[in-house]
RNA sequence: AUUUCAUCCAGAGGAUCUGAGGGACCUGGCCCUGUGACGGUCCGGCAACCUGCCCCGAAGCGGCAAGGUGCCAACGCCAGGAACGAUGAGGA
Numbered sequence: 001a002u003u004u005c006a007u008c009c010a011g012a013g014g015a016u017c018u019g020a021g022g023g024a025c026c027u028g029g030c031c032c033u034g035u036g037a038c039g040g041u042c043c044g045g046c047a048a049c050c051u052g053c054c055c056c057g058a059a060g061c062g063g064c065a066a067g068g069u070g071c072c073a074a075c076g077c078c079a080g081g082a083a084c085g086a087u088g089a090g091g092a
Stems, first nucleotide, its partner, number of pairs: 002091007013043005021032003025081005044072003049068002051065004076084001
């Protein structure tokens, strides 16, 4: 990179470095931002996809934990659009 399945209106921020844009893409809105955005690092947290344990005849459901990911403004910010996108788990 390709493909399949599931999820995407719940939840969860401080410090520090940097320094001007950012909210994935297009159009139109709306919003965040020098009272420091986006991004990086550290610490903290949320959640429970995989995982471990318990339960169970088995599968499934359920409970506990938090090792691998993920996430921590606003519904994926909103509406329309498209070879839409993101995350997890698997297949070839």